[in-house]
């Protein structure tokens, strides 16, 4: 210099000011509720690498559940890892995989590296199926030739042809795994109104008609208990947690030490405006390099623009898949040349 790969990090810029939203703590000789609270003031917290799809696996909760078996569903090389997995890591096997080199007039052919991909158990247990091509495609027949004789030989096509064929991403068999529903799970506190139950009072007139008397009127009234609803609370964010270091291991991963606390809403907050600066982009462009020149390359600086992808928590984790403007960084492979 060429060549093909792998991985990591950041990511709606940074800072300042002002105005908001949300929930936490503190304060108030403010207000309020059955209860939770509300208002004001102060302090500090407030989305992602995928928060997404809800595809797989778990934690957690409720329901179901003697034992054994069947059905149904799932997984499938070998070994490891893990809470678990269909994930991940390593190895084997198969396929794929560049420049160069080699062959060739050329078109093109040919190989491996790193890397990538693989639903990679079983086809003498049984059933089914085998496109196109081919005369014939699954199971023994057929075509041509040949022979005393289905006796022998051959059969262009095709993945497979006259068989010990192929196919399980068809049924099936084998081994292993496997209850159902999901945080709108589930649990607690608990109004008003209307039902319910119990007791008491009431047609010998209850309650009502604003206080008293009279009068009117005619069937409920009072107390207690219980379930449900509105409303409030728990679940709810300290966790298979994050960062750094050390050790074991090829690795996935594990162990130890030190440090840290990092949203918790609930018809659902995480936003808006202004200014300055920086990046990218666009325009102008001194200078520099190459060139005879036209010009080409690079480009200090100046001006303009004005924040930009995919998308946004909703019980929490481990994965997978999908979407993604732009920027930064690291590593691996082979070939050629120079020193």
């Nucleotide at each position: 210099g060429a060549u093909g790969c792998a991985g990591g990090c950041c990511a709606a810029g940074a800072c300042a000011g002002c105005c908001g939203c949300u929930g936490g703590c503190c304060g108030u000789u403010g207000c309020g509720u059955a209860a939770u609270g509300c208002a004001c003031g102060g302090c500090g917290g407030g989305a992602g690498g995928a928060a997404g799809g809800u595809c797989c696996g778990g934690a957690c909760u409720c329901c179901a559940u003697a034992g054994a078996g069947c059905a149904g569903g799932g997984u499938g090389a070998c070994g490891g890892u893990u809470a678990a997995c269909g994930g991940c890591c390593g190895u084997c096997c198969g396929c794929u995989g560049a420049a160069a080199g080699c062959c060739g007039c050329a078109a093109g052919g040919u190989a491996u590296a790193a890397g990538g991909c693989g639903a990679g158990g079983a086809a003498c247990a049984g059933g089914g199926c085998c496109a196109c091509a081919g005369a014939g495609a699954c199971g023994a027949g057929c075509g041509u030739a040949u022979u005393c004789a289905g006796u022998u030989a051959c059969g262009g096509u095709g993945a497979a042809a006259c068989g010990c064929g192929g196919u399980a991403a068809c049924c099936u068999c084998c081994a292993c795994c496997u209850g159902g529903a999901g945080c709108a799970a589930u649990c607690c506190c608990a109004a008003a109104u209307a039902g319910g139950c119990a007791c008491g009072c009431g047609u010998u007139g209850a309650g009502g008609c604003g206080g008293c008397u009279c009068g009117c009127g005619g069937a409920g009234c009072g107390u207690g208990c219980g379930g449900g609803u509105a409303g409030g609370g728990a679940g709810c964010u300290u966790g298979a947690g994050c960062g750094c270091c050390u050790g074991a291991g090829c690795a996935a991963u594990c162990a130890g030490g030190c440090g840290c606390c990092u949203a918790g809403a609930g018809g659902a907050a995480u936003g808006g405006c202004u200014g300055u600066c920086a990046u990218a982009g666009c325009g102008c462009a001194a200078g520099c390099g190459c060139g005879c020149a036209a010009g080409c390359g690079u480009g200090a600086g100046c001006g303009c623009c004005g924040u930009a992808a995919c998308a946004a928590a909703a019980u929490c984790c481990g994965g997978c898949c999908u979407a993604u403007c732009g920027g930064c960084c690291u590593g691996c492979u082979u070939c050629a040349c120079u020193u």
Predicted 3D model of a 339-nucleotide RNA (Bacterial RNase P class A) from Massilia sp. Rfam family: Bacterial RNase P class A. The family's RNA type in Rfam is ribozyme. Gene Ontology terms of the family: tRNA processing, dimeric ribonuclease P complex and ribonuclease P activity. The gene name in the source record is rnpB. Its mean pLDDT, the model's own confidence on a scale to 100, is 79.